[in-house]
Molecule: transfer RNA
Organism: Nitrososphaerota archaeon
RNA sequence: GGGCCGGUCGUCUAGCCUGGUCAGGACGUCGCUCUCACACGGCGAAGGUCGAGAGUUCAAAUCUCUCCCGGCCCA
Numbered sequence: 001g002g003g004c005c006g007g008u009c010g011u012c013u014a015g016c017c018u019g020g021u022c023a024g025g026a027c028g029u030c031g032c033u034c035u036c037a038c039a040c041g042g043c044g045a046a047g048g049u050c051g052a053g054a055g056u057u058c059a060a061a062u063c064u065c066u067c068c069c070g071g072c073c074c075a
Stems, first nucleotide, its partner, number of pairs: 001074007010027004020058001029045005051067005
């Protein structure tokens, strides 16, 4: 330098193909509950620039382009 894959709550991850509920789940955190107490369990809550910018569209995490970061392969 070229090709491919990935980037989404603190962490891991689904959704992207085929645009349209309020972006969902697990772990963790916090509160309540349970217990003599802890753990486990049950209920609930907070937590997201969907890597950045631009374009298309009535509407973009999703489609297109450029860039950034990481990984793999080739040279």